[in-house]
Context: one part of a larger RNA
RNA sequence: UUGGGCGUAAAGCGAGUGCAGGCGGUUCAAUAAGUCUGAUGUGAAAGCCUUCGGCUCAACCGGAGAAUUGCAUCAGAAACUGUUGAACUUGAGUGCAGAAGAGGAGAGUGGAACUCCAUGUGUAGCGGUGGAAUGCGUAGAUAUAUGGAAGAACACCAGUGGCGAAGGCGGCUCUCUGGUCCGUAACUGACGUUGAGGCUCGAAAGCGUGGGGAGCAAACAGGAUUAGAUACCCUGGUAGUCCACGCCGUAAACGAUGAUUACUAGGUGUCGGGGGACCAAGGUCCUCCGGUGCCGGCGCAAACGCAUUAAGUAAUCCACCUGGGGAGUACGUUCGCAAGAAUGAAACUC
Repeated sequence: UUGGGCGUAAAGCGAGUGCAGGCGGUUCAAUAAGUCUGAUGUGAAAGCCUUCGGCUCAACCGGAGAAUUGCAUCAGAAACUGUUGAACUUGAGUGCAGAAGAGGAGAGUGGAACUCCAUGUGUAGCGGUGGAAUGCGUAGAUAUAUGGAAGAACACCAGUGGCGAAGGCGGCUCUCUGGUCCGUAACUGACGUUGAGGCUCGAAAGCGUGGGGAGCAAACAGGAUUAGAUACCCUGGUAGUCCACGCCGUAAACGAUGAUUACUAGGUGUCGGGGGACCAAGGUCCUCCGGUGCCGGCGCAAACGCAUUAAGUAAUCCACCUGGGGAGUACGUUCGCAAGAAUGAAACUC
């Protein structure tokens, strides 16, 4: 490489968008590039293969044939693929009528709690632990009451509930704004799908500049524990956590499960929308579509398990894997302020 694979054995890029490329709905007509048929030419000889013959056989040698799966030209076929033209509406999109939502950005605002400050009351303890101590407190703490300041996070509602491509998103109000679902069938008429590169987004931590700093808290200090204790426990505490702008680009970025489409028993919850029947109303039942869970059959699977949200049956496209260690290392290159990220070996060894 072929092949076989990719939930857990090695293997799905963290996610999207999209150029090139690959693949692509229904009908008619044309064409004849692919495709198929025939013919002609060519495809050196030797060799290989079949067969006949010559050396007593064989090796060896000679004759004939086949083969040379190819290429070119000509003549034809028109189902499929391609191309061109015309048309269609089921795929896709638009419109119209409705709907739900922590989707995003900005601005404003609310209450509880913690801490701090001021003042009043009040007096000897408070705090903390397995038990203690460090620590705080007669310069009046803890507790309690009133007032004030500041920052951060939003109890209950809250739900295998909702939204988002993923990361993720939760007090309330306003402004701007993205996507989705249901119904309808007015419009466009295949406009689709996947997507190497590219581009964009991307938790936390970290970095740069400037703010902010209540609580928490790496580092650090002290007290304990212990044989030791650079820890677990306690008292403190700085970066950081927060905001603005700019970097970083990684995670068990997980459903450890790429995207899209079609098909293949059911049962039972729940969220959004529609239709129908019963019903005074509330509501109950049946049903269609779209999400999100659980259980379960066929089938699949090494098993575990998956099972219309597939890991089943098929199709298209992309990414990736090929024994363990060495190693996600070295070297080189690209990116980055740095930290480092991306790409990514070999010797050797089992």

Small-subunit ribosomal RNA, central domain from an uncultured bacterium, 350 nucleotides, folded computationally. The coordinates come from a structure-prediction model, not an experiment, and the mean pLDDT is 88. The RNAcentral record of the full RNA draws on ENA.